[in-house]
Context: one part of a larger RNA
RNA sequence: ACCGGCGAGUUAUGAUUACAUGCAAGGUUAAGGUGGAAAGACCGGAGCCGUAGCGAAAGCGAGUCUGAAAUGGGCGAGUAAGUAUGUAGUUGUAAACCCGAAACCAGGUGACCUACCCAUGUCCAGGGUGAAGGUGUGGUAAGACGCACUGGAGGCCCGAACCCGUGCAUGUUGAAAAAUGCUGGGAUGAGGUGUGGGUAGCGGUGAAAUUCCAAUCGAACUUGGAGAUAGCUGGUUCUCUCCGAAAUAGCUUUAGGGCUAGCCUCGGAAUGUAGCGUAUUGGAGGUAGAGCACUGUUUUGGUGCGGGGCCCAUCUCGGGUUACCAAAUUAAGAUAAACUCCGAAUGCCAAUUACGUAUGUCCGGGAGUCAGACAGUGAGUGAUAAGAUCCAUUGUCGAAAGGGGAACAGCCCAGAUCGUCAGUUAAGGUCCCUAAGUGUGUGUUAAGUGGAAAAGGAUGUGGAGUUGCAUAGACAACUAGGAUGUUGGCUCAGAAGCAGCCACCAUUUAAAGAGUGCGUAAUAGCUCACUAGUCGAGUGAUUCUGCGCCGAAAAUGUACCGGGGCUAAACACACCACCGAAACUACGGGUGCCACUAAGUGGCGCGAUAGGAGAGCGUUCUAUGGGCGAAGAAGUCAGACCGUGAGGACUGGUGGAGCGCAUAGAAGUGAGAAUGCCGGU
Numbered sequence: 001a002c003c004g005g006c007g008a009g010u011u012a013u014g015a016u017u018a019c020a021u022g023c024a025a026g027g028u029u030a031a032g033g034u035g036g037a038a039a040g041a042c043c044g045g046a047g048c049c050g051u052a053g054c055g056a057a058a059g060c061g062a063g064u065c066u067g068a069a070a071u072g073g074g075c076g077a078g079u080a081a082g083u084a085u086g087u088a089g090u091u092g093u094a095a096a097c098c099c100g101a102a103a104c105c106a107g108g109u110g111a112c113c114u115a116c117c118c119a120u121g122u123c124c125a126g127g128g129u130g131a132a133g134g135u136g137u138g139g140u141a142a143g144a145c146g147c148a149c150u151g152g153a154g155g156c157c158c159g160a161a162c163c164c165g166u167g168c169a170u171g172u173u174g175a176a177a178a179a180u181g182c183u184g185g186g187a188u189g190a191g192g193u194g195u196g197g198g199u200a201g202c203g204g205u206g207a208a209a210u211u212c213c214a215a216u217c218g219a220a221c222u223u224g225g226a227g228a229u230a231g232c233u234g235g236u237u238c239u240c241u242c243c244g245a246a247a248u249a250g251c252u253u254u255a256g257g258g259c260u261a262g263c264c265u266c267g268g269a270a271u272g273u274a275g276c277g278u279a280u281u282g283g284a285g286g287u288a289g290a291g292c293a294c295u296g297u298u299u300u301g302g303u304g305c306g307g308g309g310c311c312c313a314u315c316u317c318g319g320g321u322u323a324c325c326a327a328a329u330u331a332a333g334a335u336a337a338a339c340u341c342c343g344a345a346u347g348c349c350a351a352u353u354a355c356g357u358a359u360g361u362c363c364g365g366g367a368g369u370c371a372g373a374c375a376g377u378g379a380g381u382g383a384u385a386a387g388a389u390c391c392a393u394u395g396u397c398g399a400a401a402g403g404g405g406a407a408c409a410g411c412c413c414a415g416a417u418c419g420u421c422a423g424u425u426a427a428g429g430u431c432c433c434u435a436a437g438u439g440u441g442u443g444u445u446a447a448g449u450g451g452a453a454a455a456g457g458a459u460g461u462g463g464a465g466u467u468g469c470a471u472a473g474a475c476a477a478c479u480a481g482g483a484u485g486u487u488g489g490c491u492c493a494g495a496a497g498c499a500g501c502c503a504c505c506a507u508u509u510a511a512a513g514a515g516u517g518c519g520u521a522a523u524a525g526c527u528c529a530c531u532a533g534u535c536g537a538g539u540g541a542u543u544c545u546g547c548g549c550c551g552a553a554a555a556u557g558u559a560c561c562g563g564g565g566c567u568a569a570a571c572a573c574a575c576c577a578c579c580g581a582a583a584c585u586a587c588g589g590g591u592g593c594c595a596c597u598a599a600g601u602g603g604c605g606c607g608a609u610a611g612g613a614g615a616g617c618g619u620u621c622u623a624u625g626g627g628c629g630a631a632g633a634a635g636u637c638a639g640a641c642c643g644u645g646a647g648g649a650c651u652g653g654u655g656g657a658g659c660g661c662a663u664a665g666a667a668g669u670g671a672g673a674a675u676g677c678c679g680g681u
């Protein structure tokens, strides 16, 4: 891992509701007894519930309590059916659907491991060093002291046994639940070790590490309380039918739990249109927008109180002035979630209204839900960030399959009762992959734009305007001119159109600036404006707009059309076909509800998680009835049968002794999941 077996809402007793049955202003027995083959029979009225309430009570009583009293107020009566048993739902108390803690408490068992202690034994090859002391001798007044020898001290040295465990390697489903190899530390000591004994868990022991106390230690093990508790996790077993949620509010030592309400379901009742939608009519309101009349904010100008600067005066009163600040006022222009002189659309409330639809209300039984997600719209928070967060509102998912979107819970279309090798459509599509147009018409795009992106940039190109110049000849190009006073004045070393400052006249002209740019030290030179000629028809500027271009760099491999590929098979507008779903239609079947007929027609329905309600299948046993079986029961293997399903037959093989069916009853009653338990492979 697989297969098989086992494996989870039970039982008792109260409560409550529904249903069934009996009796009914009553209902009923309990213990116990009688009795019998057996009793649900008979006796037993104690007790319980109901028939009256109010008050703490005495008590009074259709009333009573409060109170001195109450015409008040509270609770009652008037409006009145219970009770016993059974079944079902739910619930309280019990382990209470099952498995699961870490823990807590009580009584015991442990110091054969290990920690420390006590008693009594035992062990430590060999080698080295050479303390004190001693002897001799030197030395001294005597000493001190020196030298030699002796001596044999030491938590001394080296190193076996022994004890330990430093480093590395191996081992890591090991040879071993801590070892092996090499290496290493101690090795006469606070040494090692044998035997016997002691200290016990709210404890002991500890050269102290939360260390050790039998492979277990921040409190041992074992038995019991005990099925501790678990607002937590996991699991919870057959079928079909009808309906079908919630992820919200309030409260909560509450926030992943609860309670009540909301939303679901089932039963009952009343009402008779009360519900919902649209229209109409009448309302309340202060949002969007707008506005500045208020409250704030705010720009510019005019007038300008007051203040500042300067001047005069100065003892004081004061006077003048100002390119300063500036109240107030005035003109114009702005701004606001916490501004409003105004003010929608929606939404909301209502109606002796109309049309459509089929809900709505109350009482009672049973729930589940309280982590929501995304999308559109309106706001807040945030950075007008987030697949962010928090509200409102609608939708979908949740609990929804099907078609589209390449793939893709939340987007678009559409809500699957079953069958059909029938049809029509939706969204979306129609060159090939791939069902259906290489469809029609008119344009646009040249960028593979389409098939990612901004500020900004550009004689890309299409459309619509406005405007200048133009056959009295424009624009572009070419030819020619572009002069004179004058080198204007000033400045300057110089300044001559062209460093800079000032002025910017006049003349000749077809035209020509006291000069547009280059250039020179300054001149010179080139050029422009401006003019004429050649040429011969458009040429400039600008606004709005369609589609394109640049801007454009990322990490495995093209990789920003699903692919091929496309110049339409791209884009815009218009049109005609077709494809396309579980939608709709057609035909047939099933089933729920309703209606009418009287029974077989019609109408409306039949996605579904939590959950509510209903109807069934099967297993084991019991009772009664009636059956099968050695001419072969159960079990088992195979098979193309029947039933909407759980399931049920039949035939054959195997097997070798018990087993169905009908009705009713009782349950150890259904397995795929629980890191489930046991067995097998």
Base pairs, nucleotide, nucleotide: 001681002680003679004678005677006676011094012093013092014091015090016089017088018087019086020085021084022083023082026049027048028047032043033042034041053060054059063075064074065073066072097235098234100232104225105224106223107222108221109220115199116198117197118196119195120194121193122192123191124189126158127157128156129154133150134149135148136147137146138145162186163185164184167182168181169180170179201217203213204212210219238616239615240614241613242612243611248261249260250259251258252257262369263368264366265365266364267363268362269361274359275357276356277355278354279353280351281350282349283348289342290340291339295336296335297334299332300331301330302329303328306325307324308322309321310320311319312318372397373396374395375394376393377392378391380389381388402413403412404411417589418588419587420586422585423584424583428579429578430577431564432563433562437576439575440574441573442572443571444570450566456550457549460547461546462545463544464543465542466541467540468539469538477534478533479532480531481530483507484506485505488502489501490500513528517526518525590606591605592604593603594602595601596600617670619667620666621665622664623663624662625661627659628658635654636653637652638651639650641648642647
This is a predicted structure of a 681-nucleotide part of an RNA (large-subunit ribosomal RNA, domain II) from Weissella kandleri.
NCBI's taxonomy places the organism under Bacteria, Bacillati, Bacillota, Lactobacillaceae, Weissella.
Its Rfam family is "Bacterial large subunit ribosomal RNA".